């Protein structure tokens, strides 16, 4: 430099045939349980879905550039 993949909660990731309030595990934070902790039950809080612009009645999901990481290739 070209061509592919991938970015979504503090971490792993799902969701990507466009449609109603964006979720799961796991961690936090609070209650309940206990002598106290663990574990368990229950409940919250946490996102500009890398960013920007554009389709579109509606975009995490399509399109364009752009960052940031991987792999392929000279």
């Nucleotide at each position: 430099g070209u061509g592919c993949c991938c970015g979504u909660a503090g971490c792993u990731c799902a969701g990507c045939u466009g449609g109603a309030u964006a979720g799961a595990g796991c961690g936090u934070c609070a209650g309940g349980u206990u002598c106290c902790g663990g574990a368990c039950c229950u409940g919250a809080a946490g996102g500009u879905c890398g960013c920007a612009c554009g389709u579109u009645c509606g975009a995490a999901u399509c399109g364009u550039g752009u960052c940031g990481g991987g792999c392929a290739u000279a």